[in-house]
RNA sequence: GCACCAGUGGUUAAGUGGUAAAAUAGUUCCUUGCCACGGUACAGACCCGGGUUCGAUUCCCGACUGGUGCA
Numbered sequence: 001g002c003a004c005c006a007g008u009g010g011u012u013a014a015g016u017g018g019u020a021a022a023a024u025a026g027u028u029c030c031u032u033g034c035c036a037c038g039g040u041a042c043a044g045a046c047c048c049g050g051g052u053u054c055g056a057u058u059c060c061c062g063a064c065u066g067g068u069g070c071a
Stems, first nucleotide, its partner, number of pairs: 001070007010024003018054001026042002029039002048062004
């Protein structure tokens, strides 16, 4: 330099046109003589900029970051 892949709560990670499931971690409460385990509830996210669309995390283009391969 070229090609491909990925970017979603603190972390991991599903979803792929109709506002995002879950695990783990966090906080509250219950349980216990205390801690741990277990249970209840709460809060927390679609990398950025444009385009298409009634509607974009999803489709298209570009930028950025990371990874892989080739040179």
Model confidence (mean pLDDT): 81 of 100. Transfer RNA from Ipomoea nil, 71 nucleotides, folded computationally. NCBI's taxonomy places the organism under Eukaryota, Viridiplantae, Streptophytina, Pentapetalae, Ipomoea. The RNAcentral record of the sequence draws on Rfam. It matches the Rfam family "tRNA". Rfam classes the family as a transfer RNA.